[in-house]
């Protein structure tokens, strides 16, 4: 330097243009309990890495950079 894949809540992930980003852990809150864990029931939490473009509408397509892994020289 070339090339391929990646960045979504506190962490781990899904989500191949169309309502309100889905789920697990964890975190609060109530039941239970003698207490506490585990279970039950419900709650908070994500301008979807960063500018820009397409589109009636973009985490998803498209062009640029940043970073992280891997792969060629």
């Nucleotide at each position: 330097u070339c090339c391929u894949g990646g960045a979504u809540g506190g962490c781990g992930c899904a989500g191949u243009g169309g309502u309100u980003a889905a789920c697990g852990c964890a975190c609060c809150u109530g039941c239970c309990u003698a207490g506490c864990a585990a279970g039950c029931a419900g709650g908070c939490g994500a301008u979807c890495c960063c500018g820009g473009g397409u589109u009636c509408g973009a985490a998803c397509c498209c062009c640029g950079g940043u970073c992280c892994a891997g792969u060629a020289c």
Transfer RNA from Schistocerca piceifrons, 73 nucleotides, folded computationally. NCBI's taxonomy places the organism under Eukaryota, Eumetazoa, Bilateria, Protostomia, Schistocerca. RNAcentral holds the sequence, with entries from Ensembl Metazoa. Its Rfam family is "tRNA". By type it is a transfer RNA. Rfam links the family to the GO term triplet codon-amino acid adaptor activity.